[in-house]
Context: one part of a larger RNA
RNA sequence: GGAUGAACGCUAGCGGCGGGCUUAACACAUGCAAGUCGAACGGUAACGGUUCCUUCGGGAAGCCGACGAGUGGCGAACGGGUGCGUAACGCGUAUGCAACCUACCUCUGACUGGGGCAUAGCCCGAAGAAAUUCGGAUUAAUACCCCAUAACCUAUCGAAUGGCAUCAGGCAGAUAGCAAAGUUUCGACGGUUGGAGAUGGACAUGCGUCAGAUUAGCUAGUUGGUGGGGUAACAGCCUACCAAGGCGACGAUCUGUAGGGGGCUCGAGAGGGUGAUCCCCCACACUGGUACUGAGACACGGACCAGACUCCUACGGGAGGCAGCAGUGAGGAAUAUUGGACAAUGGAGGCAACUCUGAUCCAGCCACGCCGCGUGCAGGAAUAAGGCCUUAUGGGUUGUAAACUGCUUUUUUACGGGAAUAAACCGCCCCACGAGUUGGGGUGCUGAAUGUACCGUACGAAUAAGUACCGGCUAACUCCGUGCCAGCAGCCGCGGUAAUACGGAGGGUACAAGCGUUAUCC
Numbered sequence: 001g002g003a004u005g006a007a008c009g010c011u012a013g014c015g016g017c018g019g020g021c022u023u024a025a026c027a028c029a030u031g032c033a034a035g036u037c038g039a040a041c042g043g044u045a046a047c048g049g050u051u052c053c054u055u056c057g058g059g060a061a062g063c064c065g066a067c068g069a070g071u072g073g074c075g076a077a078c079g080g081g082u083g084c085g086u087a088a089c090g091c092g093u094a095u096g097c098a099a100c101c102u103a104c105c106u107c108u109g110a111c112u113g114g115g116g117c118a119u120a121g122c123c124c125g126a127a128g129a130a131a132u133u134c135g136g137a138u139u140a141a142u143a144c145c146c147c148a149u150a151a152c153c154u155a156u157c158g159a160a161u162g163g164c165a166u167c168a169g170g171c172a173g174a175u176a177g178c179a180a181a182g183u184u185u186c187g188a189c190g191g192u193u194g195g196a197g198a199u200g201g202a203c204a205u206g207c208g209u210c211a212g213a214u215u216a217g218c219u220a221g222u223u224g225g226u227g228g229g230g231u232a233a234c235a236g237c238c239u240a241c242c243a244a245g246g247c248g249a250c251g252a253u254c255u256g257u258a259g260g261g262g263g264c265u266c267g268a269g270a271g272g273g274u275g276a277u278c279c280c281c282c283a284c285a286c287u288g289g290u291a292c293u294g295a296g297a298c299a300c301g302g303a304c305c306a307g308a309c310u311c312c313u314a315c316g317g318g319a320g321g322c323a324g325c326a327g328u329g330a331g332g333a334a335u336a337u338u339g340g341a342c343a344a345u346g347g348a349g350g351c352a353a354c355u356c357u358g359a360u361c362c363a364g365c366c367a368c369g370c371c372g373c374g375u376g377c378a379g380g381a382a383u384a385a386g387g388c389c390u391u392a393u394g395g396g397u398u399g400u401a402a403a404c405u406g407c408u409u410u411u412u413u414a415c416g417g418g419a420a421u422a423a424a425c426c427g428c429c430c431c432a433c434g435a436g437u438u439g440g441g442g443u444g445c446u447g448a449a450u451g452u453a454c455c456g457u458a459c460g461a462a463u464a465a466g467u468a469c470c471g472g473c474u475a476a477c478u479c480c481g482u483g484c485c486a487g488c489a490g491c492c493g494c495g496g497u498a499a500u501a502c503g504g505a506g507g508g509u510a511c512a513a514g515c516g517u518u519a520u521c522c
Stems, first nucleotide, its partner, number of pairs: 001522004006518005013373006019366002021331001026329003030326003035074003040071002043067002047065003050061004081284003090209007100201002105197008113147004123136005153177005161168002182189002210256003217247003222244008259281004263274004286307005309320004337363001339362003345359001346357004376407004386398005413458005421449001426444007433436001466511005471492003477506005487494002
């Protein structure tokens, strides 16, 4: 000198774009953050409608719009947070898979026949303070089960030929086995089983990836084999037996520290430091463990067990997990609102309308950073007064600075106008052809931010400058006070009676809505 997720002191007019718990992965009150589908189903708690009855108070009927709770489907494994752990195939890069899986989506082939048992809900009853639970009766389905049919599917066997050792080929062929679901506004949306793709993932390997040798030996599922099991799949992944191997000064093992990368920062570069925001990957979700469901989890707002903690309790027993968004306490030098909207983008469900979405888009707070603008411009000498200095009737300086004259109005304030972000879905109209809930065109609807940005008019220099420094390094000097005191200080060093170094003043220098100090890196 540059840099920072900064903090502190003094100061502060505005805007744009960004950023904002680096500490206690400390504890959390409250609200919200994952639902959706009635075009799967039985139904009807609430609301509205219709019809009927009525003693005019009201009542009845799922009949309709709809729909609480329930069965069922899809989603909840995404999105969002944090960096505890991890020195590891975790990450980065390059490959392999003749050892693998992949819901939804796309293309393509075939099929979608018949039957059955339950159960939630509802109703009745019971236990409990509650959380909740139990018994009886009855009922539906795209819930569950059975049968049929089925190959290019699965399992076993399987020639030629080929290859990369295990193998590929396995068509031809043999044996055995496995499917389905309906709804409908009649347009469609689905269901089952194959093949191919896309996407996402799993696994393996080469190389790279912090410090310590005042850590030198480490290892029994350890290294390899065989049999068996297990997985989507290879594998000591697991198990029984057999062998005695495997790693290590090219640093094993142990200890400490740490999420990795793209990047960021300093530097001419080499290289050093770093890993906030944004993107990719990994790990974690009160602590430890376990599996279930599922295409996918060993699952942040799922389950079970154990533990610590907090809360409720009728003492018998129960409930909870902000490292989601806000917010609270605590810690700390230090880090924001218990805001608005789904209008846009994206996501989930749904035929759709739509619903949900603290993702997201916006607003609020903070000079935390970068960038931009302003705080006037021109003229103006009695070089005014005042201040300060002085060799003191004088001179110098503040200083064209002010006053004064003219001009401008960015900004501020007031008033008026006023966007883009929004064309899709959907409704209506037209056209095309493949004749349809298809494609194209037109038109209408929809804005949180927002009466915002922006534009115009009016008034009037009006609303707007500080901070640090002035001995040398280092740009900038005098006076007074103090008297090795009070104090300064980054280094050298100043201060003991003429201090350009302390404190004040005048003047000056630098930067400027900031300026200094501290901390850290180069």

This is a predicted structure of a 522-nucleotide part of an RNA (small-subunit ribosomal RNA, 5' domain) from a Flavobacteriales bacterium. Rfam family: Bacterial small subunit ribosomal RNA. The coordinates come from a structure-prediction model, not an experiment, and the mean pLDDT is 84. The source organism's lineage runs through Bacteria, Pseudomonadati, Bacteroidota, Flavobacteriia and Flavobacteriales.